[in-house]
RNA sequence: UUAUUGAGAGUUUGAUCCUGGCUCAGGACGAACGCUGGCGGCGUGGAUAAGGCAUGCAAGUCAAGGGGCCCCGCAGCAAUGCGGGGAACCGGCGAACGGGGUAGUAAUACGUAGGAAUCUGCCCCCGCCACGGCAAUAACUCAUCGAAAGAUGAGCUAAUGGCCGAUGGUAUCCCGAGAGUAAUCGAGGGAUUAAAGGUAUUCCGCAGUAAUGCGGAAUGCCGGGCGGGGAGGAGCCUGCGGGCUAUCAGCUUGUUGGUAGGGUAAUGGCCUACCAAGGCGAUGACGGCUAGGGGGGGUGAGAGCCUGAUCCCCACCAAUGGCACUGAGACACGGGCCUUACACCUACGGGUGGCUGCAGUCGAGAAUCUUCCACAAUGGGCGAAAGCCUGAUGGAGCGACGCCGCGUGCGCGAUGAAUCUCUUCGGAGUGUAAAGCGCUUUUCUGUCUGAAGAAGGCAUCUUUUUGGUGUUUGACAUUAGGACAGGAAUAAGGGGUUGCUAAACUCGUGCCAGCAGCCGCGGUAAUACGAGUGCCCCUAGCGUUGUCCGGAAUUACUGGGCGUAAAGGGUGUGUAGGGGGCGCUGUUAGUCCUGUUUUAAAUUUUCCCGCUUAACGGGAAAAAUGGGCGGGAAACGGCAGUGCUAUGAGGGUGUGAGAGGCUGACGGAACUCUGGGUGUAGGGGUGAAAUCCGUUGAUAUCCAGGGGAACACCAAAAGCGAAGGCAGUCAGCUGGCGCAUUCCUGACCCUGAAACACGAAAGCGUGGGGAGCGAAAAGGAUUAGAUACCCUUGUAGUCCACGCCCUAAACGAUGUUCUCUAGCUUUUCGGAGUAUCGACCCUCUGGGAGGCGAAGCUAACGCGUUAAGAGAACCGCCUGGGAAGUACGAGCGCAAGCUUAAAACUCAAAGGAAUAGACGGGGACUUGCACAAGCGGUGGAUCAUGCGGUUUAAUUCGACGGUAAACGAAGAACCUUACCAGGGCUUGACAUUCAGCUGAAAUCUCGCCGAAAAGCGGGACCUCUCACAAGGACAGCUGGACAGGUGCUGCAUGGUUGUCGUCAGUUCGUGGUUUGAAUUGUUCCCUUAAGUGGGGUAACGAACGCAACCCCUGUUGUCUGUUAUAUGUGUCAGACAAGACAGCCCCCCAUGGGGGAGGAAGGUGGGGAUGACGCCAAAUCAGCAUGGCCCUUUGAUGUCCUGGGCUACACGCAUGAUACAAUGGCCGGUACAAUGAGUAGCGAAGCCGCAAGGCGGAGCCAAUCUCAUCAAAGCCGGUCUCAGUUCGGAUUGUAGUCUGCAACUCGACUACAUGAAGCUGGAAUCGCUAGUAAUCGCGGGUCAGCUAUACCGCGGUGAAUACGUUCUCAAGUCUUGUACUCACCGCCCGUCAAUGCAAGGGAGUCGGUAAUGCCGGAAGGCCCCGCAAUUCUGCGGGGACCAAGGUAAGAUCGAUAACAAGGCAUAAGUCGUAACAAGGCACGGGUAGCGGAAGCUGUUCGUGGAAUUUAACUAAA
Repeated sequence: UUAUUGAGAGUUUGAUCCUGGCUCAGGACGAACGCUGGCGGCGUGGAUAAGGCAUGCAAGUCAAGGGGCCCCGCAGCAAUGCGGGGAACCGGCGAACGGGGUAGUAAUACGUAGGAAUCUGCCCCCGCCACGGCAAUAACUCAUCGAAAGAUGAGCUAAUGGCCGAUGGUAUCCCGAGAGUAAUCGAGGGAUUAAAGGUAUUCCGCAGUAAUGCGGAAUGCCGGGCGGGGAGGAGCCUGCGGGCUAUCAGCUUGUUGGUAGGGUAAUGGCCUACCAAGGCGAUGACGGCUAGGGGGGGUGAGAGCCUGAUCCCCACCAAUGGCACUGAGACACGGGCCUUACACCUACGGGUGGCUGCAGUCGAGAAUCUUCCACAAUGGGCGAAAGCCUGAUGGAGCGACGCCGCGUGCGCGAUGAAUCUCUUCGGAGUGUAAAGCGCUUUUCUGUCUGAAGAAGGCAUCUUUUUGGUGUUUGACAUUAGGACAGGAAUAAGGGGUUGCUAAACUCGUGCCAGCAGCCGCGGUAAUACGAGUGCCCCUAGCGUUGUCCGGAAUUACUGGGCGUAAAGGGUGUGUAGGGGGCGCUGUUAGUCCUGUUUUAAAUUUUCCCGCUUAACGGGAAAAAUGGGCGGGAAACGGCAGUGCUAUGAGGGUGUGAGAGGCUGACGGAACUCUGGGUGUAGGGGUGAAAUCCGUUGAUAUCCAGGGGAACACCAAAAGCGAAGGCAGUCAGCUGGCGCAUUCCUGACCCUGAAACACGAAAGCGUGGGGAGCGAAAAGGAUUAGAUACCCUUGUAGUCCACGCCCUAAACGAUGUUCUCUAGCUUUUCGGAGUAUCGACCCUCUGGGAGGCGAAGCUAACGCGUUAAGAGAACCGCCUGGGAAGUACGAGCGCAAGCUUAAAACUCAAAGGAAUAGACGGGGACUUGCACAAGCGGUGGAUCAUGCGGUUUAAUUCGACGGUAAACGAAGAACCUUACCAGGGCUUGACAUUCAGCUGAAAUCUCGCCGAAAAGCGGGACCUCUCACAAGGACAGCUGGACAGGUGCUGCAUGGUUGUCGUCAGUUCGUGGUUUGAAUUGUUCCCUUAAGUGGGGUAACGAACGCAACCCCUGUUGUCUGUUAUAUGUGUCAGACAAGACAGCCCCCCAUGGGGGAGGAAGGUGGGGAUGACGCCAAAUCAGCAUGGCCCUUUGAUGUCCUGGGCUACACGCAUGAUACAAUGGCCGGUACAAUGAGUAGCGAAGCCGCAAGGCGGAGCCAAUCUCAUCAAAGCCGGUCUCAGUUCGGAUUGUAGUCUGCAACUCGACUACAUGAAGCUGGAAUCGCUAGUAAUCGCGGGUCAGCUAUACCGCGGUGAAUACGUUCUCAAGUCUUGUACUCACCGCCCGUCAAUGCAAGGGAGUCGGUAAUGCCGGAAGGCCCCGCAAUUCUGCGGGGACCAAGGUAAGAUCGAUAACAAGGCAUAAGUCGUAACAAGGCACGGGUAGCGGAAGCUGUUCGUGGAAUUUAACUAAA
């Protein structure tokens, strides 16, 4: 400079930020499974049992090395000869390649880069040689044994088979002049050491009639031997590189080296003998587990991580284990011997075999193909060649296993057909989709045609050359390709549809059935289950499962962290290691630059090209990292040398502070014990008590003595120490530190695995000691219990000496060292300056300890020169929660236990900080008939009413703490009425509409039946519009749409309501703060009834609430007015207006509060209406409305009717009435209201009745009349005299009145009679602060009547008390803690009981693995001996080595197991209440004892404790 290049989401919470795990979206695969499936090309396919294998094939070839045999052809009379073919044999070459597999192997392997002490058949080049001779043997023949496999004996024969001799350039060995310091070189000499021929043509000789044969020569070709060289191949050595494990830490005796020998192609302990005692290891030896390695492949932005199928290279293996032979090459896949296991044949004597070659088969498994064609091509073996062989290879077949390509049609086609689905019923969707019309023919079917892949071979010609001509060779192949014909004809599915994540509706189901990758869906309105329809994605595929990478910065090299989230070692000294001040010189293996070489090909990338395209393939280039070699540089780093001291470190001198450590001595106070004195009945202890002590004299007090432990005041936030820790005083010994000086050394430094030392308390051992305190233990209390908290005692222990233990919330939850980066202030220890007689004070400076704070950092809290800031160095540690600091193993310990330290399984969280609430047996402040102070009640009695319960055919339903219960209901005898029994009706008691019929029907009346409803029959009536008819209105009947439901769901809803609460609160906009949830405003001070007002203020404004506006009432004025009254006139009524606003005066802390005046009224005058945001899934589907569901055909959940029920009655609760009496009852007399109501009504006067009431009917639609003389309590007089009464009136009887169709169930009232309980009410509890409570009567609504003592109103008479806010309840504001947010009626811990799961221990039992000792000893090579042999050699015996095997004691890994213990999980089990608030005894860490359990207690430590008091610090005054 250019190019390329990185995506997140869901899930912890009420919400937020952070930490952190889990999950998803992508890609890949030798895959498998499910559903589906048209074609082609190119690839690919036994991953598990290196488990067992039937059958066929996979290595032969050469007659031009050789002898014979057999067959055919030709010639010949024949012998015989020639030519062709065949199989076995001798011989040569090959068989060590090719093909398969990955068992073993963590290094004898592989990769990469080098090296020296080697060999090499076939191939290439060069030089030289090839002379003479000899003996066998197979085939074959004969004989014999054996079932077979096979074997034996005798005899014949050949060679390019074997042997001997010659030659000896060469090679090897020996001697060795000479050269050289030596290694070594080396003239010359000696010994040993080689061969094979074949064939073609021509010529010559001989034989033959000839064909032809034999011999010789020349030439060509193929061979043979020796030596040298090359190419390729192979063996050996070295450096470096790449798995896990330290819960494997020490390993090693051929081990390490040397000398000599053996052995090999060759080096070497490779082997043997002897000598020495070495070698390896925390940079991980040794051991265990796993694994073929590489090129490469997958993924990824990359760095990495994972992987090693197909193709290529290397290694290793060939049923198991061992061994050698042959050979150039093997310790040999389709050779040999032995061993073991397995399998097969057998005549039982004995034999045979090795698919991890290609096909194929069984087995195991989720799972992996044809017992195919061909040597046409490429390649290999043999051959002179033709050629033969080749499951290498080329092809075909099977499998959607993968990648790539193609198709299943295209165009037009709308009143947008039909079906189906949905619907708000209008319509919408499916959808141009279909049908229909036109077109095309890839594919398909049929017919015809038809390659490239062929080079070569053979024959022949020729200028014998890489030539010409002719002929011939194709498995694939019924090929690819081409032409014609036919006809849309042969061809679409899978998954998904809540979010992540593209795509939704209806029905069914009802925590069921089921889904699910994660969060999670499903309990009657499921877009999440199942189905239908639509839609979305991909497409001959689509999904699922498994595995890998990614996302995951979630192991962080790139690129993380450790105060509180997981994480700093308890502290120091210090080894290895890592890092290191200022100069100079030299050098350089680090580092940098450059050249060169290598890093096989394939793969990857780019460009070009070939198959119609692509996949695929060809060519070229690039890249790629690493290594080697050469050259160069010297800044940094290393090494070596030499200097320096400003600023690292250490030392010297002077001086200072200190609870630093160890030892000894001494002191006073307190406590306790003992003795004595005084003294008498208590003491002690607690919330209150008791146990306990005391008349044998305690407690108290005085004196004397003994004892042990701890050191008040000083004292501090202070000081010292590495940490733990350290405190009376004095003395001795001793460590560290600060300051000043700038005198010395000269980088001596920092950190620090391992190691070592120290290490509170508790605890352990031995011996002392023992006052107080005090685990355990005992007793007393408390309690439901109390193994606790409280009390009385009290043992270990606490103390000392010595020895162990080694852990703590060992904390600043903050490793050590160095440098840098604003300050202010306090304190402590030094120094200097000024000053002073001296000190204090003041200024500057160094070290330590605190507080607040700039920048910066942090998730926030917070940290901030004592960093948690900015940098450097080193060490330790973390990687989701639980299981677990546990198990196993190991080390340490007397023990207790400590250190090191997992996994299975299980969960989707566990956490940190901060926010808003809620809560607290937290705090502060404030308010309320909340308490207190008072008055009167309830709870006891009787009755009324309501509710529960019970009963019943039914006792209809709702409402249930406060906020249900004289509530819905301002009126249940029928009706109401919804409930029960019985009798009826079915388009219906009621609405709309359609069709048909009738013309009236309904109604009224009469009769029958009936309990009624209803039914049947007779009679009366019998309409309007229209001339009539038709039609219409209206009505009935029939049929159809439909009606009807007080049936369910108030947890589907509207509306309405209760409650907190008439409490003062609840919010918003803009702005500010904060990463954010949020916050500020609304906090604070004063004030108010009030978030009322004022002040202050990062807020400024605003909204809903408060207040005001509205109504009633209190005073006055004006106007108007019916009525009252005889008038005037006033009461009264209505309208309008005035008045009160802290306006005036005084005081104060001045917005406001206190007092006073005036006034009818004084500080919102009194009362009402008005009820913020919201809470309780609060109440109501039965007031009404309403979604959904349910009932409804002739046995209705609809509707009509009669009767019954809602009024039941052993009980319980709630609200009331009346009382219990003398402040009273009764009798008589007498006074004073207001609100209201009235025509289906109120009903006067008068008369009757004791009365309820009756007769009567005036007046009144109301200021006129009536209820209604309107009252009662009151007042006056009389009587009763304390009693179950002249109190009280329940209950009951009799007789009546009234309403009503009807008072039996079941009305009210009257009269007479009856005369119950009850003598002031337990625990507990309610209302009320003034015209209130209490008390007295009156009216109204509902209503025929009334069970009204209820409710709503009206007036009469008319009090007491409030010190005050400690307590109870409720509410508000601020603050604090929290593990709560369904919000304390919260959360939550442990034992026990039940079920399931996994892992550990476990007397034992069983198995695997790798070694060791001993026994054993096949085959085999080596060594030795004997015998035989002309040679080659053979036979027999012995020795050491050595495989399998046996045995012994262990090691290690696994399987299984009675039993016991712990862990985890599981809607509703048991016991308690440990923790979270001060969690009701603050909690927690370590340790010890105890207890059903959580736990409790002792001791020491932490704050990760609230509140309060005191003190101190900082800031201001």
A computed fold for a 1517-nucleotide RNA from a Patescibacteria group bacterium, annotated as small-subunit ribosomal RNA. The sequence is in RNAcentral, with records from ENA. It matches the Rfam family "Bacterial small subunit ribosomal RNA". Rfam links the family to the GO terms structural constituent of ribosome and ribosome.